[in-house]
RNA sequence: UACUUAUCAAGAAAGGUGGAGGGACUUGCCCUACGAAGCCUUAGCAACCUUCCUUUAUGGAAAGGUGCUAAAUCCUGUUGUGUAGCAAUGCACAAACAGAUAAGUC
Repeated sequence: UACUUAUCAAGAAAGGUGGAGGGACUUGCCCUACGAAGCCUUAGCAACCUUCCUUUAUGGAAAGGUGCUAAAUCCUGUUGUGUAGCAAUGCACAAACAGAUAAGUC
């Protein structure tokens, strides 16, 4: 990198450095010189693995390994169902695509 499975409406900061971008992409809309991305330090959260406990459950605890700490994966995208509308289109739900994270396999 590829593949498989699971989860993604909760949760969680500050300082230094840096110096203009960032929110994966698209459509919107946001964040940002009252300082973006990146890097360093400390702190925190608890998704998966791990460990422990028990009433064995969609349970509780810890924080060792990854990870994460603006907005629902910020919204949207493809299809279907229902509903409002003359229609364009809007709203709700579901599945899918795409993405992120973890574990495993090759």
The prediction has a mean pLDDT of 83. Predicted 3D model of a 106-nucleotide RNA (SAM riboswitch aptamer (S box leader)) from a Bacteroidota bacterium. Its Rfam family is "SAM riboswitch aptamer (S box leader)". Gene Ontology term of the family: regulation of gene expression. The sequence was found by an Rfam model in a public genome assembly.